The RNA shown here (transfer RNA) has 73 nucleotides and comes from Bolinopsis microptera. The coordinates come from a structure-prediction model, not an experiment, and the mean pLDDT is 81. Its Rfam family is "tRNA". The family's RNA type in Rfam is transfer RNA. RNAcentral holds the sequence, with entries from GtRNAdb.
RNA sequence: CCUCUGGUAGCUCAGUUGGCAGAGCGGAGGACUGUAAAUCCUUAGGUCACCAGUUCAAAUCUGGUUCGGAGGA
Numbered sequence: 001c002c003u004c005u006g007g008u009a010g011c012u013c014a015g016u017u018g019g020c021a022g023a024g025c026g027g028a029g030g031a032c033u034g035u036a037a038a039u040c041c042u043u044a045g046g047u048c049a050c051c052a053g054u055u056c057a058a059a060u061c062u063g064g065u066u067c068g069g070a071g072g073a
Base pairs, nucleotide, nucleotide: 001072002071003070004069005068006067007066010025011024012023013022019056027043028042029041030040031039049065050064051063052062053061
């Protein structure tokens, strides 16, 4: 330098064909208990890496940038 691939909640990751942003764990509150654990219920938490474009509508499509990984020269 070229190609491929990934960046989504505090962490690990889903999100199919463009149409409500989600799960588990963790956090907070409650139920239960003599206390605690476990279990159950409720709940908060998001600039979908960044900038622009297409579209009625973009995490998703297109271009550029950036960071990580793999391969090639």